[in-house]
């Protein structure tokens, strides 16, 4: 340089058939314990990695650029 995958709450991931952004863990807060652990509850917490474009409508489609994993010269 040139292939490919990947980027989505503090981690770990789904959603990729364009049409409400979810799930497990966490952390906060309640309850329950004599206390902590377990367990139940209950809300908060995302500019979908960035600009622009296509559309009535974009996490998804299209260019380009950040950033990270593999592969080949």
């Nucleotide at each position: 340089u040139c292939u490919u995958c990947c980027g989505u709450g503090g981690c770990g991931c789904a959603g990729u058939c364009g049409g409400c952004a979810g799930c497990g863990c966490g952390a906060c807060a309640g309850a329950c314990u004599g206390u902590u652990a377990a367990u139940c509850u209950g809300g908060a917490g995302g500019u979908c990695g960035g600009u622009g474009g296509u559309u009535c409508g974009a996490a998804c489609c299209c260019a380009c650029c950040c950033g990270g994993g593999a592969g080949a010269g």